[in-house]
Source information
This is a predicted structure of a 102-nucleotide RNA (Purine riboswitch aptamer) from Selenihalanaerobacter shriftii. Its mean pLDDT, the model's own confidence on a scale to 100, is 80. The RNAcentral record of the sequence draws on Rfam and Ribocentre. Rfam family: Purine riboswitch aptamer. Rfam 15.1 lists 4,097 matches to the family in 1,411 species. From the family's description: Riboswitches are metabolite binding domains within certain messenger RNAs that serve as precision sensors for their corresponding targets. Allosteric rearrangement of mRNA structure is mediated by ligand binding, and this results in modulation of gene expression. A class of riboswitches that selectively recognises guanine and becomes saturated at concentrations as low as 5 nM. In Bacillus subtilis, this mRNA motif is located on at least five separate transcriptional units that together encode 17 genes that are mostly involved in purine transport and purine nucleotide biosynthesis.
RNA sequence: AAUAAUAUUAUCAAAAAAUCGCGUAUAAUUUCAAGAAUAAGGCUUGAUAGUUUCUACCGGCUAGCCGAAAACUGGCCGACUACGGGGUAGCAUGAUAACUAU
Numbered sequence: 001a002a003u004a005a006u007a008u009u010a011u012c013a014a015a016a017a018a019u020c021g022c023g024u025a026u027a028a029u030u031u032c033a034a035g036a037a038u039a040a041g042g043c044u045u046g047a048u049a050g051u052u053u054c055u056a057c058c059g060g061c062u063a064g065c066c067g068a069a070a071a072c073u074g075g076c077c078g079a080c081u082a083c084g085g086g087g088u089a090g091c092a093u094g095a096u097a098a099c100u101a102u
Stems, first nucleotide, its partner, number of pairs: 004102001008098006018088003022084004026056001029049001031047005041066002050057001058078007
């Protein structure tokens, strides 16, 4: 000086999983059946449509309406789920460099 192996340190990359936004789907929506409540009330159960889609299809607030009957209406705010893509930190692992020993 070169080569090989091991350990340590540093840097870089980094799967699956985790987590956080974003996009798409769906408007947390439609149509019915049976039953229930009644101005201190306005629901419950089941089905149906909606998504190249599994699941979900509700809650609260607010403004009305119904004068006692069987029917609710508008507005605002708030999710989950499926798929896609991105960010974040660490890790298995890999690469490089330094150092030590042979």